Model confidence (mean pLDDT): 75 of 100.
Bacterial RNase P class A from a Vicinamibacterales bacterium, 391 nucleotides, folded computationally.
It is recorded under the gene name rnpB.
RNA sequence: CGGGUGACCGCGUCAUGCGAAGUGGCGCCGGGGGAGGAAAGUCCGAACUCCACAGGGCAGUGCGCCGGGUAACGCCCGGGCAGGGUAACCUGACGGACAGUGGCACAGAAAAAAUACCGCCCUCGCUUCGGUGAGGGUAAGGGUGAAAAGGUGCGGUAAGAGCGCACCGCGCUCGUGGCAACACGGGUGGCAGGCAAAACCCCGCACGGAGCAAGACCAAAUAGGGGGGCGAUUGAGGACGGCCCGUCCGAAGCCUCCGGGUAGGUUGCUUGAUUCCGGCAGCAAUGCCGGGACUAGAGGAAUGAUCGUUGCCGCGCCGUAGCGAGUGUCAGCCAGCCGAAAGGCUGGUUCCGCGAGCGAAGGCGGGGGACAGAAUUCGGCUUAUAGGCUU
Numbered sequence: 001c002g003g004g005u006g007a008c009c010g011c012g013u014c015a016u017g018c019g020a021a022g023u024g025g026c027g028c029c030g031g032g033g034g035a036g037g038a039a040a041g042u043c044c045g046a047a048c049u050c051c052a053c054a055g056g057g058c059a060g061u062g063c064g065c066c067g068g069g070u071a072a073c074g075c076c077c078g079g080g081c082a083g084g085g086u087a088a089c090c091u092g093a094c095g096g097a098c099a100g101u102g103g104c105a106c107a108g109a110a111a112a113a114a115u116a117c118c119g120c121c122c123u124c125g126c127u128u129c130g131g132u133g134a135g136g137g138u139a140a141g142g143g144u145g146a147a148a149a150g151g152u153g154c155g156g157u158a159a160g161a162g163c164g165c166a167c168c169g170c171g172c173u174c175g176u177g178g179c180a181a182c183a184c185g186g187g188u189g190g191c192a193g194g195c196a197a198a199a200c201c202c203c204g205c206a207c208g209g210a211g212c213a214a215g216a217c218c219a220a221a222u223a224g225g226g227g228g229g230c231g232a233u234u235g236a237g238g239a240c241g242g243c244c245c246g247u248c249c250g251a252a253g254c255c256u257c258c259g260g261g262u263a264g265g266u267u268g269c270u271u272g273a274u275u276c277c278g279g280c281a282g283c284a285a286u287g288c289c290g291g292g293a294c295u296a297g298a299g300g301a302a303u304g305a306u307c308g309u310u311g312c313c314g315c316g317c318c319g320u321a322g323c324g325a326g327u328g329u330c331a332g333c334c335a336g337c338c339g340a341a342a343g344g345c346u347g348g349u350u351c352c353g354c355g356a357g358c359g360a361a362g363g364c365g366g367g368g369g370a371c372a373g374a375a376u377u378c379g380g381c382u383u384a385u386a387g388g389c390u391u
Base pairs, nucleotide, nucleotide: 001387003310004309005308006307007306009304011034013032014031017028018027019026036371040382041381043380044379045378046377047376048211049210050209051208055245056244057243058242060207061206062205063204064203065079066078067077068076069075080094081092082091083090084089095202096201100200101199103195104194117142118141119138120137121136122135123134124133125132126131150168151167152166153165154164155163169191170189171188172187173186174185175184176183177182215267216266217265218264225258226257227256228255229254230253237249238248239247274293275292276291277290278289279288280287281286312368313367315365316364317363318362322358323357326354327353328352331350332349333348334347335346336345337344338343
């Protein structure tokens, strides 16, 4: 992107003209237009309408790196960091774990106000010389686990340990680059309780509600019936998503229950944050300027059917260029064998023909068309999608 186009018949709408009618409404000719990229989901955001003149707080909901775009958004663009991938690229529910509460099964000695099971070393005993008991030191090695008090190496030690050192990591600090998130570098400190907030929570930012069945107008009908409660300015009741404060409206009034009537018509309703072309700015999202276009508006719900032609998809047949198993004669070359030699045989290869079969292009035939239908409108996201194109 997801068919195009022509003819004819049919449906709906708009404007002109004609006829009739004259409140509305009707008929005819001819002209313009008539369902999507998702019209789906109803998940976000708005325009518009009403509440309504609309403030403060609590609770609640949403978002959560930085910068930009937009009417706005939980969207889009660009960048940073982290992770995945050989890479092109992709993903991210991306603030905080010393504010607090809770969790990490099982295994394991021990799971964070956490360690000594095996082991290693020293001293004193016992001993059948294999070992074994008590005391002290240890967390480097082994084990368990998704994860075990930074990592690697060297030194040191009775044996070990950041115990010391080098590098990396981490904390603090300074400089450079950048709007920033951050990146790079210098100095300094042996420095330490992990994971997880898509657990509660803390922090920052944002947030009235309801919705075209919103609303507006016209007409008509009924039983202005019956019951209960509160109240009359010292404020009943109502309006504000829940609650509080506050504000406003408010009087023979308000709230509520039962019963009865009507639910018809017009409008809202399509010129819009619209669309196309060109130029400029910007990495981009997007914006600005100029010019052109008007492209559904049904009202139980129209936008359809047939035929021709063409485009796309796949199948079958034919088939050019080309590929090509195999095969033939003569000749050339290479290798091996036989032969005194000439030469012969076998295999491979080159050239020249034949050639089953395959088969771009092209032709013929018949077949097929995904997901799916406006209902106030728009910007996104998500889901479905035969086939084609672009990257």